[in-house]
RNA sequence: AGGGGCUUGGUUCAAUGGUAGAAUAGCGCUCUCCAAAAGCGCGGAUGGGGGUUCGAUUCCCUCAGCCCCUG
Numbered sequence: 001a002g003g004g005g006c007u008u009g010g011u012u013c014a015a016u017g018g019u020a021g022a023a024u025a026g027c028g029c030u031c032u033c034c035a036a037a038a039g040c041g042c043g044g045a046u047g048g049g050g051g052u053u054c055g056a057u058u059c060c061c062u063c064a065g066c067c068c069c070u071g
Base pairs, nucleotide, nucleotide: 001070002069003068004067005066006065007064010024011023012022013021018054026042027041028040029039030038047063048062049061050060051059
C1' cells in the first nucleotide's frame, strides 16, 4: 500500500428494516444466629459523522480503533 472481518450496558454475547434482550458483575430487598448459596427487584449500552427509508443495531458512504491475509 491492497483485501477481508469485528466494534451493542463494567464484562461476555443475542437481536430477518418495526418496543434493543440475556448471562455475569454492581446495588436494594427476602431468606439465614451470621455469611455463602438461592429467590425477587432496580439502574446501566448500539464506536464518531453523514446518507437511504414512514422507520436503521440491521442497508450505503466516510473516519477511528482492534484482528487476520497478500505484497